[in-house]
The RNA shown here (SAM-I/IV (S-adenosyl methionine) riboswitch aptamer) has 93 nucleotides and comes from a soil metagenome.
The prediction has a mean pLDDT of 81.
The sequence is in RNAcentral, with records from MGnify.
Rfam family: SAM-I/IV (S-adenosyl methionine) riboswitch aptamer. A reference for the family is Trausch et al. (2014), "Structural basis for diversity in the SAM clan of riboswitches", PNAS.
RNA sequence: GCAUCAAGAGUGGGGCUGACGCCCUCGCCAACCUGCCUUCCCGGGCAAGGUGGUUCCCGAAAGGGGAUGCGGCCAUUCGGCAACGAAACGGGU
Numbered sequence: 001g002c003a004u005c006a007a008g009a010g011u012g013g014g015g016c017u018g019a020c021g022c023c024c025u026c027g028c029c030a031a032c033c034u035g036c037c038u039u040c041c042c043g044g045g046c047a048a049g050g051u052g053g054u055u056c057c058c059g060a061a062a063g064g065g066g067a068u069g070c071g072g073c074c075a076u077u078c079g080g081c082a083a084c085g086a087a088a089c090g091g092g093u
Base pairs, nucleotide, nucleotide: 001070002069003068004067005066010026012025013024014023015022016021027054028053029052032050033049034048035046036045037044040092041091042090043089056065057064058063072081073080074079
């Protein structure tokens, strides 16, 4: 700087703290990035890899604040590595 905060999903277990809250773990939710479904593009889809979330705050509103994402690992460089048994394909080329 751009996008999103509409919807969705836990009265789970553990640790720390005076408290607020934070961390770990199990589950669940969600297509933001990567990847896959197709050679490429667009749309759509898949929770696999990387994140994130599991019910944000103020305000009548406009808006403001705050938060999250804009792949990960290895390598001095060149470059290299992993990404499911899931998925649905349609249009263009």